[in-house]
RNA sequence: UAAAUCCGACUGGGGUGCCCGUACGGCUGAGAUCAAACCCAUUGAACCUGCUCUGGACAAUUCCAGCGAAGGGACGGUGACUUAUCAAGCAA
Numbered sequence: 001u002a003a004a005u006c007c008g009a010c011u012g013g014g015g016u017g018c019c020c021g022u023a024c025g026g027c028u029g030a031g032a033u034c035a036a037a038c039c040c041a042u043u044g045a046a047c048c049u050g051c052u053c054u055g056g057a058c059a060a061u062u063c064c065a066g067c068g069a070a071g072g073g074a075c076g077g078u079g080a081c082u083u084a085u086c087a088a089g090c091a092a
Stems, first nucleotide, its partner, number of pairs: 001084003007079002010076001011041004017027003047072003053066004
């Protein structure tokens, strides 16, 4: 100086549903509304529209799959580690 992965901080974006008979309870999930936690930031399925959709399960629900080579979506940089190259110094 350059590069990509992971990580850290900053900045920005996002969701918070379903109840079988009760709920300080149960289900799925990274996360089910105050945790400042979780996820995502163009290599963009984080998330939104289509969707009061279609099929299969379930007590029920984006619970699973399709839709999805669909249309949008924050048009982020930076630090450290590592690797590569170059230069200088030291040693042999």

Predicted 3D model of a 92-nucleotide RNA (TPP riboswitch aptamer (THI element)) from Levilactobacillus zymae. The sequence is in RNAcentral, with records from Ribocentre. The prediction has a mean pLDDT of 76.